Predicted 3D model of a 72-nucleotide RNA (transfer RNA) from candidate division MSBL1 archaeon SCGC-AAA382A20. Its Rfam family is "tRNA". Rfam classes the family as a transfer RNA. Its mean pLDDT, the model's own confidence on a scale to 100, is 81. Lineage of the source: Archaea > Methanobacteriati > Methanobacteriota > candidate division MSBL1.
RNA sequence: GCCGAGGUAGGGUAGUGGUUAACCUUCGGGCCUGUGGCGCCCGCGACGCGGGUUCAAAUCCCGCCCUUGGCC
Numbered sequence: 001g002c003c004g005a006g007g008u009a010g011g012g013u014a015g016u017g018g019u020u021a022a023c024c025u026u027c028g029g030g031c032c033u034g035u036g037g038c039g040c041c042c043g044c045g046a047c048g049c050g051g052g053u054u055c056a057a058a059u060c061c062c063g064c065c066c067u068u069g070g071c072c
Stems, first nucleotide, its partner, number of pairs: 001071007010025004018055001027043005048064005
């Protein structure tokens, strides 16, 4: 330099144009318990950056950045 995969809560994943962006875990609170743990309930927290298409973009297109694999 070329080609591919990927970037979404603190962490791990889903979401292939329209529902309040979903699930597990962490964290905070509550119930429970003699205390803690387990269990149950509630809550906080996220779409890499810029532009384009569209009534509407995490999703489609272009460029850039980062991670990873391959080729030379």